[in-house]
RNA sequence: UUCUUAUCACGAGAGGCGGAGGGACUGGCCCGAUGAAACCCGGCAACCGUUAGGCGAAUAACGCUUAAAAUGGUGCCAAUUCCUGCAAAGCGAAUCAAUUGCUUUGGGAGAUGAGAA
Repeated sequence: UUCUUAUCACGAGAGGCGGAGGGACUGGCCCGAUGAAACCCGGCAACCGUUAGGCGAAUAACGCUUAAAAUGGUGCCAAUUCCUGCAAAGCGAAUCAAUUGCUUUGGGAGAUGAGAA
């Protein structure tokens, strides 16, 4: 970097440091000198792994599942992944027509974990 798969409506400091940016990208809309990013501390969280049960013809291994634990490995800590970008359906606005708003569903893109190349 690519592929597969699961999840993405919950949760997380009025600290230190630092100084102007940040929210992936597009268009919006926001956050920021009442102090952005990065870094440190702090915190949240059970994806993998761990431990203890249950189920499967089931004492091992394997699969599913429940619970515990954050001194194991990641991850995360404004706003739904902040909204949106493509398509369809429903309802509406305006109009000669072109056009356009809202809602829902699916898809795309992205993020994170796990596995593979």
Notes:
The RNA shown here (SAM riboswitch aptamer (S box leader)) has 117 nucleotides and comes from Fictibacillus gelatini DSM 15865.